Description: The prediction has a mean pLDDT of 84. Predicted 3D model of a 1493-nucleotide RNA (small-subunit ribosomal RNA) from Curvivirga aplysinae. Taxonomically the source falls in Curvivirga (Bacteria, Pseudomonadati, Pseudomonadota, Rhodospirillales). Its Rfam family is "Bacterial small subunit ribosomal RNA". It was read from a public genome assembly.

[in-house]
RNA sequence: ACCUUAGAGUUUGAUCCUGGCUCAGAACGAACGCUGGCGGCAGGCCUAACACAUGCAAGUCGAGCGAGAAGGUUCUUUCGGGAACUGGAGAGCGGCGGACGGGUUAGUAACGCGUGGGAACGUGCCUUAAGGUCUGGGAUAACUAUUGGAAACGAUAGCUAAUACCGGAUGGUCCCUUCGGGGUAAAGCUUUAGCGCCUUAAGAUCGGCCCGCGUUAGAUUAGCUAGUUGGUGAGGUAACGGCUCACCAAGGCGACGAUCUAUAGCUGGUUUGAGAGGAUGAUCAGCAACACUGGAACUGAGACACGGUCCAGACUCCUACGGGAGGCAGCAGUGGGGAAUAUUGCGCAAUGGAGGAAACUCUGACGCAGCCAUGCCGCGUGAGUGAAGAAGGCCUUCGGGUUGUAAAACUCUUUCAACGGUGAAGAUGAUGACGGUAACCGUAGAAGAAGCACCGGCUAACUUCGUGCCAGCAGCCGCGGUAAUACGAAGGGUGCUAGCGUUGUUCGGAAUUACUGGGCGUAAAGGGCGUGUAGGCGGACAUAUCAGUCAGGGGUGAAAUCCCGGGGCUCAACCCCGGAACUGCCUUUGAUACUGUAUGUCUAGAAUCUGUGAGGGGAUAGUGGAAUAUCAAGUGUAGAGGUGAAAUUCGUAGAUAUUUGAUGGAACACCAGUGGCGAAGGCGACUAUCUGGCACAGUAUUGACGCUGAGGCGCGAAAGCGUGGGGAGCAAACAGGAUUAGAUACCCUGGUAGUCCACGCCGUAAACGAUGUGAACUAGUCGUCGGGAAUUUGUUCUCGGUGACGCAGCUAACGCAUUAAGUUCACCGCCUGGGGAGUACGGUCGCAAGAUUAAAACUCAAAGGAAUUGACGGGGGCCCGCACAAGCGGUGGAGCAUGUGGUUUAAUUCGAAGCAACGCGCAGAACCUUACCUACCCUUGACAUACUUGUCGCGGAUCGUGGAGACACUUUCCUUCAGUUCGGCUGGACAAUGUACAGGUGCUGCAUGGCUGUCGUCAGCUCGUGUCGUGAGAUGUUGGGUUAAGUCCCGCAACGAGCGCAACCCCUGUCCUUAGUUGCCAUCAUUUAGUUGGGCACUCUAGGGAGACUGCCGGUGAUAAGCCGGAGGAAGGCGGGGAUGACGUCAAGUCCUCAUGGCCCUUAUGGGUAGGGCUACACACGUGCUACAAUGGCAACUACAAUGGGCAGCUACCUCGCGAGAGGAUGCUAAUCUCCAAAAGUUGUCUCAGUUCGGAUUGUUCUCUGCAACUCGAGAGCAUGAAGUCGGAAUCGCUAGUAAUCGUAGAUCAGCAUGCUACGGUGAAUACGUUCCCGGGCCUUGUACACACCGCCCGUCACACCAUGGGAGUUGGUUUUACCCGAAGCAGGUGCGCUAACCUUUUAGGAGGCAGCCUACCACGGUAAGGUCAGCGACUGGGGUGAAGUCGUAACAAGGUAGCCGUAGGGGAACCUGCGGCUGGAUCACCUCCUUU
Repeated sequence: ACCUUAGAGUUUGAUCCUGGCUCAGAACGAACGCUGGCGGCAGGCCUAACACAUGCAAGUCGAGCGAGAAGGUUCUUUCGGGAACUGGAGAGCGGCGGACGGGUUAGUAACGCGUGGGAACGUGCCUUAAGGUCUGGGAUAACUAUUGGAAACGAUAGCUAAUACCGGAUGGUCCCUUCGGGGUAAAGCUUUAGCGCCUUAAGAUCGGCCCGCGUUAGAUUAGCUAGUUGGUGAGGUAACGGCUCACCAAGGCGACGAUCUAUAGCUGGUUUGAGAGGAUGAUCAGCAACACUGGAACUGAGACACGGUCCAGACUCCUACGGGAGGCAGCAGUGGGGAAUAUUGCGCAAUGGAGGAAACUCUGACGCAGCCAUGCCGCGUGAGUGAAGAAGGCCUUCGGGUUGUAAAACUCUUUCAACGGUGAAGAUGAUGACGGUAACCGUAGAAGAAGCACCGGCUAACUUCGUGCCAGCAGCCGCGGUAAUACGAAGGGUGCUAGCGUUGUUCGGAAUUACUGGGCGUAAAGGGCGUGUAGGCGGACAUAUCAGUCAGGGGUGAAAUCCCGGGGCUCAACCCCGGAACUGCCUUUGAUACUGUAUGUCUAGAAUCUGUGAGGGGAUAGUGGAAUAUCAAGUGUAGAGGUGAAAUUCGUAGAUAUUUGAUGGAACACCAGUGGCGAAGGCGACUAUCUGGCACAGUAUUGACGCUGAGGCGCGAAAGCGUGGGGAGCAAACAGGAUUAGAUACCCUGGUAGUCCACGCCGUAAACGAUGUGAACUAGUCGUCGGGAAUUUGUUCUCGGUGACGCAGCUAACGCAUUAAGUUCACCGCCUGGGGAGUACGGUCGCAAGAUUAAAACUCAAAGGAAUUGACGGGGGCCCGCACAAGCGGUGGAGCAUGUGGUUUAAUUCGAAGCAACGCGCAGAACCUUACCUACCCUUGACAUACUUGUCGCGGAUCGUGGAGACACUUUCCUUCAGUUCGGCUGGACAAUGUACAGGUGCUGCAUGGCUGUCGUCAGCUCGUGUCGUGAGAUGUUGGGUUAAGUCCCGCAACGAGCGCAACCCCUGUCCUUAGUUGCCAUCAUUUAGUUGGGCACUCUAGGGAGACUGCCGGUGAUAAGCCGGAGGAAGGCGGGGAUGACGUCAAGUCCUCAUGGCCCUUAUGGGUAGGGCUACACACGUGCUACAAUGGCAACUACAAUGGGCAGCUACCUCGCGAGAGGAUGCUAAUCUCCAAAAGUUGUCUCAGUUCGGAUUGUUCUCUGCAACUCGAGAGCAUGAAGUCGGAAUCGCUAGUAAUCGUAGAUCAGCAUGCUACGGUGAAUACGUUCCCGGGCCUUGUACACACCGCCCGUCACACCAUGGGAGUUGGUUUUACCCGAAGCAGGUGCGCUAACCUUUUAGGAGGCAGCCUACCACGGUAAGGUCAGCGACUGGGGUGAAGUCGUAACAAGGUAGCCGUAGGGGAACCUGCGGCUGGAUCACCUCCUUU
């Protein structure tokens, strides 16, 4: 030899939960991209068990045998040779080995493997023991001769040996036996020693066989099996056995998964993991199987044999075409396949193997080397000092920062590599492939040696430029549409490092299959309900047993690996030794609490019995009344019916209404109740009969008889189906009428199936309490139904049901809470992201409709639950507003003015677009303005700054020429800069050239600032602390009152505070005071005249004050806040008006006021000029003016205002003109002068007409302004005299000095107003009230919305792409059955052909054998019929996905007809309708109950 469990991103506006997807870790026989110094140790065809050239991988023994080449020696020789000896090649006979070693994983789901056992076996070589090894024989290869064949290979004849073969003998503990007996062996070699041979017994080793347990997925594979299961007998085998055969029996296996299909060699181990598990089975080791594919045997101890044989088949090669040869899944190597995997190397030196007595031979086993970063491990690429913080790069706020002590420079070292030298161990005596290798020593020199990925979050690391939804990135979320830390590049940084990233695969994280360790009310998930089989689980006591369980012992669990302790290579990786472990199986001994088993007993569970009781429990038969309908008759007359409104329909042939009678079917008002019964579905008039269950009381009986329940069986709403009845009402379909853009609907009138009955099917529902059944335990309170007990009649207690609330506890929350969703036990069912889909295919059931069982491809990063804040609702409540109502006056009709759209145009510049664009920007377009168009000019520019150079100015007036003008040229005159240190020194001005730059009403208001509109002068919007909630959040801010107001009061887990409201500011209304000029005049004078003197009382002016606060009284209210009334007061409850606009919303408006980022133009998109245009005109809309007339027109007469303006101005007064106006002239820089006249008014006239209304249009003559009124101004006179007689649908403003009406002034402006902004005069009507329309505030409710209803979202159709189902068929694989054929082989039969060994009575015969032939079995092959799997397939079905298609609007709000479930019918589509069901429906009302006080 134990030391250990990490999370994150992503659904939402935000939150909690559920739930999937994704990431961070480790590993790899890996591959790919970029890069690459060294060494050690390992590893290296995962794909085609695809095909293979070439070489090698199994031989050896002469001490078994005969023969014997080359060579050597000797002798001989006729010099050709011959003989002997030696030698021993190559081949042969014979022996042993080729069954080991080496390779591969195709097959195999199996006793194949693993583990543990067993009995009926074999075993060469090896070991031990005993015994034996006697005697004969006949052949045959080699060889020789002849001969066939291309070859491979043979044929015939002859010779010969053996440890080759055969006979006889002997023999035993050997074998057989009927116990008499019978059968059966051997081999020699050799000089010796010895080695062999035979028989027997035993051992060891190895092998064969059998069994228990374990060993993938699919039930959309449920039945399989004839040698099948067993027996008897025989055969066969080394051995048991249906292993084989004959006969007999009918068995055997299977829901604890047979059979079939698919996949797969199994294990030790490896990898991951905290573990349990999961995945895997390369290298190493054990076992199995295979050797081109299929079959077969032979030999042998062992094989049905990788480098043996035979046959069949496919393929390749040789061939003389007759015939032959071959099998790398041995080592190298080749082609091919593939993303991918090495040398046709060295050696038998070591280890091991075969043969041999041995020497030795053989050995691609093995030992080594080579290639490859394929992995693990180790080392290096230098170390120290070094700030001017160098240069360069990058950034910059231009100051600097960073790269960075980094470099350079100086000093030092030499690991590794390089070069030179020495040189092992591995080898017990010899022998070293590796290899002159490891190691050691020496030499030189920083020398030869750094990359890869990443930097939005997860996740360590940020800036600039380029690009502009493009190019691209991406593991998930997601980046990119002009300021990208997310693309590309650079600088910088972070991480790892001879590697780094990517891809793939496995485990982990994932408690996301949950044994450890999950769930099922609403998120996915309780079977529709019962009964019950198998199975699982099971009350109390006692005894026995010991199967489970527990403890000890024994055997086994191979080695290697992992772990621990040591040791060896310099360390490590690696290797060695020892230990522990291997959680398992078998066996044995013991324990006996619990479980099991057996026996006995018990009564608390369960059941039975007796009594009582309630009930829409079920079935059958009968009875009843109300109502609808129909029919008949009477009365009676014109309508009825129906709706939002209508119509279809019925009715003068008498309806509806009403009365009486009759017929028929269906359903049972009230009672009626979160009341009753039933397992559920469900059950409701009354009576009878039959019948099931339940409760209570009694405590008599049985004695665990119980609980649950896969399959099975039964029941099972509605709809639907079949047959036969029935048919009043209702009513799918259908028809008609409406509604509507349409209306296959909602509404109406009709109406058939059906609804009802009988019998038979179907078998599903939101079949719901969305909650399986049973048992036990765990606070209560209040109802109600049934039974019982007690009772003081108030009630209390108890058992069983059924409800409401509520504690602990649980829950994501909502909620549940003794009727659990709490705490436990037993059993069953079900779930594992959304969609595809409860679909396809297959099976089962059904008459059908269909039900049930039930996938995959593909696709998305979500889908979902509960709760929160908003927003919204054709939801609710309360409240407010000229929001409606009540009124007054308008618009919409006419003409004109003005703006807009549209159209037109060279241009009609641009912007504004519901309210909140449209008399808006524009407080005023003839030129200018002006931005537009046409034409012509200019280019450092019309304007600014700087540099360089020059001049000293500039400017004004003026003559003339050309031109449309800008502009160009020209004449004359006036004027002659400032300071000064006197220097062209400074300032200033002008000009010229060039460069930086100017300029832009060009674009982007969706890059912005500022300003503005709007909700809205609406009453709201928030914060701190505290408290509640897991949290988002809530509370406060809600509630009861009150207010114009979140104004105030009260209450309250809140207490306070801020921005808003109000107040403070201005104007106005009353009074006081101060001051009186240009204002005023009561009193005194004076005048035409406040004109003058005088005065400042009044008016007025403009400074300062006072005044109003619900302060006072009464009522009301909670005694409060406040409200109502009253008094006083100029004013009364905010006195009236203005300014003042919270947090925010609308990407609201404006780049053309201004400012400004970015982009764009730069002889033009800038600048100048002339002319034109913005003024067009079929038309449409908005805003106005004038009217249509008598409340008026015209004429005449005559009072009273306020604000404001005025010197390039307002102009009195006078004259002229009909008039617009003109000519003179005066005052006033204004309380002084002036505009300035007010008008509505009063009186007269007109008398209801297209007019004495109305004034458009047109003609003509004028006036004024202006350089100029043609396009294109205003005004005047005369003439002309259009439409229009009060305005459809619709719509606007206004609540008091308001509407209406009347005039006046001002800004802009040369001139031009019906517009705008101000001013005063005259001066109403109405408001019951909040039902409705619109807008807003608060509370509440629903929600599938959050870009917030201008939201979301469904289906058909059309288009593109993708996968998939069906499909006439077709192609292939696999498998089954039947039959045919029958190679080789073995077995059997035959064997008149052939035949050495043995026998005999021997010219021969016999025994035995061989060839041949026949038969059974059988591979391949063939025929036929199926099963199953896969490919293709015209056409076809639905499904999915896709920025901008079409039709509608089904769902989400009461979604505008509540929705949904089942079923049936219908319809372009979502859908609609019928029947039954559910609430997962809003709203209103009612009933009941609970809690607190």